[in-house]
RNA sequence: GGUCGGUUAGCGCAGUUGGUAGCGCACCUCGUUUACAUCGAGGGGGUCACAAGUUCGAGUCUUGUACCGACCA
Numbered sequence: 001g002g003u004c005g006g007u008u009a010g011c012g013c014a015g016u017u018g019g020u021a022g023c024g025c026a027c028c029u030c031g032u033u034u035a036c037a038u039c040g041a042g043g044g045g046g047u048c049a050c051a052a053g054u055u056c057g058a059g060u061c062u063u064g065u066a067c068c069g070a071c072c073a
Stems, first nucleotide, its partner, number of pairs: 001072007010025004019056001027043005049065005
C1' cells in the first nucleotide's frame, strides 16, 4: 500500500425486508433478612465511532474519515 471484518448503554452482545433502539450482567429504589447475600417487584442510563449523501423515514443502504483485528504484498 491492497482486500475483508468489526465499532450499538458502565461491560459483553442482539437488532430479520429501511418503519417507536433491545437482551444479559452491572447500577439505583422498594420488599424479603437482625444484617449481608440470594430471590421478587420497579426504575434510570444511548450524538447507534465521526461526517456527508439517498429517502417521507437510516443502527440498517451509499461515500469519505478515524480506531481495532485478520490476511496479502
Molecule: transfer RNA
Organism: bacterium